The part of an RNA shown here (large-subunit ribosomal RNA, domain I) has 544 nucleotides and comes from an uncultured Clostridia bacterium. It matches the Rfam family "Bacterial large subunit ribosomal RNA". Rfam links the family to the GO terms ribosome and structural constituent of ribosome.
Context: one part of a larger RNA
RNA sequence: GGCUUACGGAGGAUGCCUGGGCACUUGGCGCCGAAGAAGGACGUGACAAGCUGCGAAAAGCCGCGGGGAGGAGCAAAUAUCCCAAGAUCCGCGGAUAUCCGAAUGAGGGAACUCCAUACCGGUAAUACGGUAUGAUCCAUAGCCGAACAGAUAGGCUAUAGGAGGGGAACCCGGGGAACUGAAACAUCUAAGUACCCGGAGGAGAAGAAAACAACAGUGAUUCCGAGAGUAGUGGCGAGCGAAAUCGGAGAAGCCCAAACCAUAUGCAGAAAUGGAUAUGGGGUAAGGACCGCGAGAUAGCGAAAAGAAGGUAGUCGAAGCACCUGGAAAGGUGAGGCGAAGUAGGUGAAACCCCUGUAGACGAAACCGGGAGAAAGCGAGCGGUAUCCGGAGUACGUCAGGACACGAGAAAUCCGGACGGAAGAAAUGGGGACCAUCCCAGAAGGCUAAAUACGACCAAGUGACCGAUAGCGAAGAGUACCGUGAGGGAAAGGUGAAAAGAACCCCGGGAGGGGAGUGAAAUAGAACCUGAAACCGUAAGCUU
Numbered sequence: 001g002g003c004u005u006a007c008g009g010a011g012g013a014u015g016c017c018u019g020g021g022c023a024c025u026u027g028g029c030g031c032c033g034a035a036g037a038a039g040g041a042c043g044u045g046a047c048a049a050g051c052u053g054c055g056a057a058a059a060g061c062c063g064c065g066g067g068g069a070g071g072a073g074c075a076a077a078u079a080u081c082c083c084a085a086g087a088u089c090c091g092c093g094g095a096u097a098u099c100c101g102a103a104u105g106a107g108g109g110a111a112c113u114c115c116a117u118a119c120c121g122g123u124a125a126u127a128c129g130g131u132a133u134g135a136u137c138c139a140u141a142g143c144c145g146a147a148c149a150g151a152u153a154g155g156c157u158a159u160a161g162g163a164g165g166g167g168a169a170c171c172c173g174g175g176g177a178a179c180u181g182a183a184a185c186a187u188c189u190a191a192g193u194a195c196c197c198g199g200a201g202g203a204g205a206a207g208a209a210a211a212c213a214a215c216a217g218u219g220a221u222u223c224c225g226a227g228a229g230u231a232g233u234g235g236c237g238a239g240c241g242a243a244a245u246c247g248g249a250g251a252a253g254c255c256c257a258a259a260c261c262a263u264a265u266g267c268a269g270a271a272a273u274g275g276a277u278a279u280g281g282g283g284u285a286a287g288g289a290c291c292g293c294g295a296g297a298u299a300g301c302g303a304a305a306a307g308a309a310g311g312u313a314g315u316c317g318a319a320g321c322a323c324c325u326g327g328a329a330a331g332g333u334g335a336g337g338c339g340a341a342g343u344a345g346g347u348g349a350a351a352c353c354c355c356u357g358u359a360g361a362c363g364a365a366a367c368c369g370g371g372a373g374a375a376a377g378c379g380a381g382c383g384g385u386a387u388c389c390g391g392a393g394u395a396c397g398u399c400a401g402g403a404c405a406c407g408a409g410a411a412a413u414c415c416g417g418a419c420g421g422a423a424g425a426a427a428u429g430g431g432g433a434c435c436a437u438c439c440c441a442g443a444a445g446g447c448u449a450a451a452u453a454c455g456a457c458c459a460a461g462u463g464a465c466c467g468a469u470a471g472c473g474a475a476g477a478g479u480a481c482c483g484u485g486a487g488g489g490a491a492a493g494g495u496g497a498a499a500a501g502a503a504c505c506c507c508g509g510g511a512g513g514g515g516a517g518u519g520a521a522a523u524a525g526a527a528c529c530u531g532a533a534a535c536c537g538u539a540a541g542c543u544u
Stems, first nucleotide, its partner, number of pairs: 001543009015529001016494002020466002022463007029455002031166002039100003042055003046078001050074002061094006070082003105114003115134007136163003139159006170201001171199005181188001185235001211218002222249005232240002253447003256391001260281006267274002287389003290384004300378002310368003314362003321334004336353002338342001344356003396420004401415003406432001428441004481488002501528001504515004
């Protein structure tokens, strides 16, 4: 020095555990904000650094309900208090709610600085302190009012009038890539995806036929299943990819503009009257006005108030004993019981009958919630068809684009850009170039629930999901730390059933250790369950 064995040290694998995660299901719920949000800063406790709660009324105040013995959060200890005159705690409603933040009196390097007006406190008077108001834009109303007489522009004032900002995904719109695929690459694809911007809301969008269809018919939209990977489209490559129709979910239809009538205002005109604007009636395509008849009926639409279920605290809730082992019984043995309850968690080990619960059955002063039904009101019909109305820089065309499953194609249809530019219901548009016949519809105004999407949030639950290098980045952390900043971003769980957390003695300055004691166990002693390996020792044996 090596090997082996034994016993240790060091280390923290493994096993077991789980207050944490992950995914999904069902149901609920779904916006917040100038009445100042989301998110923060700073405060706030007897002592208080962090978290949580709260806001100068500050781990809280008031009311109403629940509940019933302890309580003053995480979080021990001390002190001091509260509580059957019902505390703590839970629910509902209210009060308070500093400063920043859309941030809005002005400014500003967020959480700070400074001002005006009115009023209050205060002072001998200043000073000082306090309360309220003071941004911008839009709307409405009123007043004032230029160049320039009227007018207009503009200004001022008022109004619990509106807006502004935030939100996980979902929705609509405006913009809009590349990697990639095509085994290269350019049309094409990826993809109208990612991303940026605007907007809406609990949903959003769409929506009551200028639709589809095919000589038969259907009758708004949306979503699902089929049609169908079909018809098509496509460097006919890679790929892209319908519709009619059928079966379902859900069903709901309406209002203007105009013709016509009336009123008001001002303009033209000598007047009749004309045209203009505003308001009211009328009217909406089963066209209407208009004329005649008839009736205040039917279908349909449909508020406010009231209002059921349900939700936001809770309540009741069956049935077990003995012996044995053990530190401990829920284990074993014996002989019982309950069950609309043998889901689950806990209890010193493995409990249907010990605890919390579970099945089942009940419960709300207050707030939320709004079904069905009822209902004021609105609203109709028949005939005539001469005249009037029926959405114009629109439809449509050309050019160049975009959207349609459809890449310019025979390319209809839809959208907007430039230029051109109709008709007038016997009109006009469509039926995939175009024309005719036939059929369908009635553009150029608007609103509309449900079926659908999503899940920040709440509840219940499930898992051939993870079990601390896993599972979220995070068993709490967007923390520590890094970066000027945008941003990046960890590690870290386990004594024991119970602290019973080791009084006292000894060595030591301490750290640490030896006794004693606790405990079932202390090689469970806080650097604490188990405690592998590398690595380091001690002892013995063998060996060089």